A computed fold for a 109-nucleotide RNA from a bacterium, annotated as SAM riboswitch aptamer (S box leader). Its Rfam family is "SAM riboswitch aptamer (S box leader)". Rfam describes the family as follows. The SAM riboswitch is found upstream of a number of genes which code for proteins involved in methionine or cysteine biosynthesis in Gram-positive bacteria. The model forms 94% of the base pairs in the Rfam consensus.
[in-house]
RNA sequence: AGUUUAUAAAGAAGAGGUAAGAGACAGGCUCUAUGACCCUCUGGCAACCUGCGGGUGUUCCGAAAGGUGCCAAUUCCUGAUCCCGUAAACAUUCGGGAGAAUAUAAAUU
Numbered sequence: 001a002g003u004u005u006a007u008a009a010a011g012a013a014g015a016g017g018u019a020a021g022a023g024a025c026a027g028g029c030u031c032u033a034u035g036a037c038c039c040u041c042u043g044g045c046a047a048c049c050u051g052c053g054g055g056u057g058u059u060c061c062g063a064a065a066g067g068u069g070c071c072a073a074u075u076c077c078u079g080a081u082c083c084c085g086u087a088a089a090c091a092u093u094c095g096g097g098a099g100a101a102u103a104u105a106a107a108u109u
Base pairs, nucleotide, nucleotide: 001109002108003107004106005105006104007103008102013042014041015040016039017038021031022030023029025079026078027077028076043071044070045069048067049066050065052062053061054060075101081098082097083096084095085094087092
């Protein structure tokens, strides 16, 4: 870096440093010198993996030691394409679903 599987409407702070953009991308819309984003320390959230305890045909429950991850807004909203529904002759709009993309974990190449 690629592939596969799972999850993504919940949850989570303070200080120091730095300095202008940031929220993946496009269009919106937000955050940001009352210092965002990013880095460090402390704290926390969560429960994907290892380990621990319980349970037991398999898919389970609990705590949270370790490995990640995360701590603005539903992945902030929408976005190739397809399906269904409402209105409707059609088209178009609106709503729902799948799918794609993105992120995280584990396995694997």
The coordinates come from a structure-prediction model, not an experiment, and the mean pLDDT is 82.